[in-house]
RNA sequence: CCGCGCGCUCCGGGAUCGGUGAAAGCCCGAACCGGCGGUGACGAGAGAGCCUCGCGGCGAUCUCGAAGCCCGCGACCCGGCCGACGCCAUCGGCCGGUGGACCUGGUGAGACUCCAGGGCCGACGGUGAGAGUCCGGAUGAGAGGCAGCGCGCGA
Repeated sequence: CCGCGCGCUCCGGGAUCGGUGAAAGCCCGAACCGGCGGUGACGAGAGAGCCUCGCGGCGAUCUCGAAGCCCGCGACCCGGCCGACGCCAUCGGCCGGUGGACCUGGUGAGACUCCAGGGCCGACGGUGAGAGUCCGGAUGAGAGGCAGCGCGCGA
């Protein structure tokens, strides 16, 4: 340094301007935002080798990045069982369920991923007025990582 295992830590963005109104970051018009893994014909870098007098061209392969609406996961929500605790409520563990949204044109052998254009979506509770963006559960939980650290084992 690499691989595997365990533990700890880390790990989500966004309300600006105008309108209405007694009151709106909640309504209306425009603007703003996009968790994690996979796929990806795109982009960047490296590059064996090949062609060429040369300039230069081609280029296997490798690395990194690349989808809110394609596949899956997480969060939120619902149910069952068990426990704290005899009941309700609450909390925790396990299991199960639910779980938003894309078209048109172009290129091409091939595109839901590229390019162009136009659309669409966003838990629950709260609130002087209806919330993706405010407040709250949450100093929580959590997918996951060639993110950091520690320990152990292996080579």
This is a predicted structure of a 155-nucleotide RNA (FMN riboswitch aptamer (RFN element)) from a Frankiaceae bacterium.